[in-house]
Context: one part of a larger RNA
RNA sequence: GGACGAACGCUGGCGGCGUGCUUAACACAUGCAAGUCGAGCGGUAAGGCCCUUCGGGGUACACGAGCGGCGAACGGGUGAGUAACACGUGAGCAACCUGCCCCUGACUCCGGGAUAAGCGGUGGAAACGCCGUCUAAUACCGGAUACGACCCAUGGUCUCCUGACCGUGGGUGGAAAGUUUUUCGGUCGGGGAUGGGCUCGCGGCCUAUCAGCUUGUUGGUGGGGUAACAGCCUACCAAGGCGAUUACGGGUAGCCGGCCUGAGAGGGCGACCGGCCACACUGGGACUGAGACACGGCCCAGACUCCUACGGGAGGCAGCAGUGGGGAAUAUUGCGCAAUGGGCGAAAGCCUGACGCAGCGACGCCGCGUGGGGGAUGACGGCCUUCGGGUUGUAAACCUCUUUUACCACCAACGCAGGCUCCCGGUUCUCUGGGGGUUGACGGUAGGUGGGGAAUAAGGACCGGCUAACUACGUGCCAGCAGCCGCGGUAAUACGUAGGGUCCGAGCGUUGUCC
Numbered sequence: 001g002g003a004c005g006a007a008c009g010c011u012g013g014c015g016g017c018g019u020g021c022u023u024a025a026c027a028c029a030u031g032c033a034a035g036u037c038g039a040g041c042g043g044u045a046a047g048g049c050c051c052u053u054c055g056g057g058g059u060a061c062a063c064g065a066g067c068g069g070c071g072a073a074c075g076g077g078u079g080a081g082u083a084a085c086a087c088g089u090g091a092g093c094a095a096c097c098u099g100c101c102c103c104u105g106a107c108u109c110c111g112g113g114a115u116a117a118g119c120g121g122u123g124g125a126a127a128c129g130c131c132g133u134c135u136a137a138u139a140c141c142g143g144a145u146a147c148g149a150c151c152c153a154u155g156g157u158c159u160c161c162u163g164a165c166c167g168u169g170g171g172u173g174g175a176a177a178g179u180u181u182u183u184c185g186g187u188c189g190g191g192g193a194u195g196g197g198c199u200c201g202c203g204g205c206c207u208a209u210c211a212g213c214u215u216g217u218u219g220g221u222g223g224g225g226u227a228a229c230a231g232c233c234u235a236c237c238a239a240g241g242c243g244a245u246u247a248c249g250g251g252u253a254g255c256c257g258g259c260c261u262g263a264g265a266g267g268g269c270g271a272c273c274g275g276c277c278a279c280a281c282u283g284g285g286a287c288u289g290a291g292a293c294a295c296g297g298c299c300c301a302g303a304c305u306c307c308u309a310c311g312g313g314a315g316g317c318a319g320c321a322g323u324g325g326g327g328a329a330u331a332u333u334g335c336g337c338a339a340u341g342g343g344c345g346a347a348a349g350c351c352u353g354a355c356g357c358a359g360c361g362a363c364g365c366c367g368c369g370u371g372g373g374g375g376a377u378g379a380c381g382g383c384c385u386u387c388g389g390g391u392u393g394u395a396a397a398c399c400u401c402u403u404u405u406a407c408c409a410c411c412a413a414c415g416c417a418g419g420c421u422c423c424c425g426g427u428u429c430u431c432u433g434g435g436g437g438u439u440g441a442c443g444g445u446a447g448g449u450g451g452g453g454a455a456u457a458a459g460g461a462c463c464g465g466c467u468a469a470c471u472a473c474g475u476g477c478c479a480g481c482a483g484c485c486g487c488g489g490u491a492a493u494a495c496g497u498a499g500g501g502u503c504c505g506a507g508c509g510u511u512g513u514c515c
Stems, first nucleotide, its partner, number of pairs: 001515004006511005013368006019361002021326001026324003030321003035070003040067002043063002047061001048059004077279003087203007096196002101192008109143004118133006149172010205251003212242003217239008254276004258269004281302005304315004332358001334357003340354001341352004371401004381392004407451005415442001418439009459504005464485003470499005480487002
């Protein structure tokens, strides 16, 4: 000098864009953050209308609860752990999986038994059950078929070692309807795309005041297990495997794209944004599923908090706000799904604290303003003085001009070339043309026009040398200053105040950290 997720002191006009718990991965009140589908199903709790014997019944729009499907494994948070194939980079899988999506081949036949909801009864303070009975399905189960799929035998082509691909003959398991004009589906295969799993080479911290480490350890065989290779697991057998090219141990730490600095080499860092990983009160476990060992799922144990009728139950903000606490220190219990994106749905649409916006903070960067021109007898005042004057200083007053910003009033967006819906046509697989209506949180905001009036807006640090900027008074090794050298003991340009000056300027200084 530069930089910062900064803090502190003094000061503070506006706007744009960013950014904001670095500490206690401390504990959390309250609200919201993951639902959706009636075009899968039995149905009808609520609301509308009609009838009513007032018990109830019917109806269309729809739909509470329930069965079922898809989603909930994404998105969002945090950095505790991890020195590891965790990450980065480059390869490999002849050892693998992949819901939804795209292309393609074939099929979608015949049957069956339950169960939730409902109704009746019953236990419990509650959470939540239990018994009986009735019912449906794209829920569940059985059978038939099967090119292809899997297994066995066999022939051919090829190769990266175990092998890959193609053909022939024998055994095993699968479909679901709504509609039938369609649409959307279902099943078994092949291919693609996307996403993942596994393996390996290389690379990136400190420490020898850690020198030896290891028994599933290293390898083999049999068995098990996985989507898949493998001591991944197990029984037996052998005695191996690693290490000064640093094993093992200890400390520290999420990694990277990048960010800061530097001429570079390098050094430091890993906040925001993007990729990967890990975690979800602490520890362990599996279930479901294409995918989890699952933040707002389940079970067990533990700590903590809450309810209780004392028998037993409930909970997990490192989601968005917010509270207490810790701290030098870090924001609103806001608005909206209008846009972008996601889930479900045929769609309308519903949900979405993702996201889009707004609020707070000079926390940062950038931009603008606090007026422009004229104005000397160089006013008054202040300060200094050699008492002549000098300086503050064209500075002010005064004259004239302008009106950015702020304020008031009026007009008023882009973000919507889209979405949705109605009508009329073409096409009629479904798309498309025209017209009408409707759809914006931000927001009556940005922007524009008009109005009046210099009106609404300047401070901070420093002035001995380094280092730009000097005098007076007070103080008297006192009070104090100080980054280093050093100032202060009676004329202090170094302390305090004042005048003047220098440097920056809505900031200026100080502290901390890095280069």